[in-house]
Molecule: transfer RNA
Organism: uncultured Ignavibacteriota bacterium
């Protein structure tokens, strides 16, 4: 340096190939139960979907650019 693929809640991952309020488990908090704890059960908060720009009635999803990972190839005085 080309070239491909990811980026979504604290962590893992969804989102039916654009569709309306962006979800699941775990953790975190509150209550419940228990002598108290832990397990279990019920409810809660928590998200600029990497930034920014464009298409479109409609973008996590499609362009374009820039950050940052991963992989493959090249170079290497």
């Nucleotide at each position: 340096g080309c070239a491909u693929c990811c980026g979504u809640a604290g962590c893992u991952c969804a989102a039916c190939u654009g569709g309306a309020u962006a979800g699941a488990g775990c953790a975190u908090c509150a209550g419940a139960c228990u002598u108290c704890g832990a397990a279990u059960c019920u409810g809660a908060g928590g998200g600029u979907u990497g930034g920014g720009g464009g298409u479109u009635c409609a973008a996590a999803u499609c362009c374009c650019u820039c950050c940052g990972g991963g992989u493959g190839c090249a170079c290497c005085a």